[in-house]
Context: one part of a larger RNA
RNA sequence: UGACGGAAGGGCACCACCGGGAGUGGAGCCUGCGGCUUAAUUUGACACAACACGGGGAAACUCACCCGGCCCGGACACCGUAAGGAUUGACAGAUUGAGAGCUCUUUCUUGAUUCGGUGGGUGGUGGUGCAUGGCCGUUCUUAGUUGGUGGAGCGAUUUGUCUGGUUAAUUCCGAUAACGAACGAGACUCUAGCCUGCUAAAUAGACAGUGAAUCGUUAGUUCACUGUACUUCUUAGAGGGACAAGCGGCAUCUAGCUGCACGAGAUUGAGCAAUAACAGGUCUGUGAUGCCCUUAGAUGUUCGGGGCUGCACGCGCGCUACACUGAAGGUAUCAACAUGCAUUCUACCUUAUCCGAAAGGAUUUGGUAACCCGUUGAAACACCUUCGUGAUUGGGAUAGGGACUUGCAAUUAUGGCCCUUGAACGAGGAAUUCCCAGUAAGUGCGGGUCAUCAGCUCGCGUUGAUUACGUCCCUGCCCUUUGUACA
Numbered sequence: 001u002g003a004c005g006g007a008a009g010g011g012c013a014c015c016a017c018c019g020g021g022a023g024u025g026g027a028g029c030c031u032g033c034g035g036c037u038u039a040a041u042u043u044g045a046c047a048c049a050a051c052a053c054g055g056g057g058a059a060a061c062u063c064a065c066c067c068g069g070c071c072c073g074g075a076c077a078c079c080g081u082a083a084g085g086a087u088u089g090a091c092a093g094a095u096u097g098a099g100a101g102c103u104c105u106u107u108c109u110u111g112a113u114u115c116g117g118u119g120g121g122u123g124g125u126g127g128u129g130c131a132u133g134g135c136c137g138u139u140c141u142u143a144g145u146u147g148g149u150g151g152a153g154c155g156a157u158u159u160g161u162c163u164g165g166u167u168a169a170u171u172c173c174g175a176u177a178a179c180g181a182a183c184g185a186g187a188c189u190c191u192a193g194c195c196u197g198c199u200a201a202a203u204a205g206a207c208a209g210u211g212a213a214u215c216g217u218u219a220g221u222u223c224a225c226u227g228u229a230c231u232u233c234u235u236a237g238a239g240g241g242a243c244a245a246g247c248g249g250c251a252u253c254u255a256g257c258u259g260c261a262c263g264a265g266a267u268u269g270a271g272c273a274a275u276a277a278c279a280g281g282u283c284u285g286u287g288a289u290g291c292c293c294u295u296a297g298a299u300g301u302u303c304g305g306g307g308c309u310g311c312a313c314g315c316g317c318g319c320u321a322c323a324c325u326g327a328a329g330g331u332a333u334c335a336a337c338a339u340g341c342a343u344u345c346u347a348c349c350u351u352a353u354c355c356g357a358a359a360g361g362a363u364u365u366g367g368u369a370a371c372c373c374g375u376u377g378a379a380a381c382a383c384c385u386u387c388g389u390g391a392u393u394g395g396g397a398u399a400g401g402g403a404c405u406u407g408c409a410a411u412u413a414u415g416g417c418c419c420u421u422g423a424a425c426g427a428g429g430a431a432u433u434c435c436c437a438g439u440a441a442g443u444g445c446g447g448g449u450c451a452u453c454a455g456c457u458c459g460c461g462u463u464g465a466u467u468a469c470g471u472c473c474c475u476g477c478c479c480u481u482u483g484u485a486c487a
Stems, first nucleotide, its partner, number of pairs: 001487002003484003007481007016471002019436006027320003031316004035311002043054002065306005071300001076119005086113001089108002092105003123294002126292003132288001134282003137278003144183003148179002150159003162174001164173002188271003194240002198237004204231002206228009246260005322428001326387006340372001348367002352363004394425001399420004404415001441463008
């Protein structure tokens, strides 16, 4: 100087507690991990910092695993064989999963591309992440880190970097053998709110006029066309706006804290993120990569099939529920974020009409998109009716049958639809997770993956609570002091 202490004192955090909410843990199912099983059930990762993670929703491919079959995509050099032929390809039959001349029988074909050997390459989702790069994660979401000059000490080192107050903050005030600085914090970037002020818009509207339809007396509604010194709404550029600025109270009347008022805002949410580390993860992201292994009976590559899905069991993330604040059937009525076809052949998002119980199909249309889908008429919610506390019309697991769709292929059931079947589940022990405002929870929609397939994940809106606004008791973190036979 660190590390540690069942040492002390401060400070901080919903990965801590308190007050609460939703739960998870119990059931069924989905999915990941272990175990067991298996030809194979490929593999990495195992407290936080492994386990709906590898963007890992695997029918083939993927694919690394298992069972089999072809192929060389063995550069280049040297030596050999060799034009009297190094070698290549092949119908049929046998053989084979196979219309692989793979091999065999049989012969034809080809013509220096090859073939044999040696050296040397190449490939490898083979090994090693304890040989590495890069990237990521974590220590660590806290406030921490460093050198120059000066001071102290023989020196390692220390002071600066602090008794105190204050802050989310080593943030500031101040104190001061330190002075003046740098990184981090903050500032910054994106995002959410406000602008009747600017710039505009036949891909957004508004207003006015004309025409048509509807009811028709006007008014009103819908559609089409035309126009405008138009821009409130929509879109998006430039800007503005908030600074604890104003007024009280507290405080050295410092840094600041707090109440009120004015206001669209008086902490919107994220991103970025220092120094030092870990033998954290990744050689299965890479034509990044050392070394080792293998390299033609291949660990290369491709083809066929299987597996990764297997089920006495244990654990984790989730979905659906256990009903009446509900279920079923009708009727009304409102979003936002986003997406949408190849440079080869009609492939994507799809309107409308018709057929069909539905799933789906047929014909047709618009869209390379503020133009079309689309005013995205989403769900919960709301209203009406039925049911009436029963394993019930709650629940929808498990099975059987049927007709579709995607795909070369659906069996070990891709998915959705119809009919039937109708299991556990009576609100879940010990334990434990997450969270304080448009948040939790309920509710649907879109993107990613995607030929097909969400119970996943990333976003989006819609309805919208209860309870803190504190503390250091538990769990941890930071600082100071202290002890140590530890480094």
Molecule: small-subunit ribosomal RNA, 3' major domain
Organism: metagenome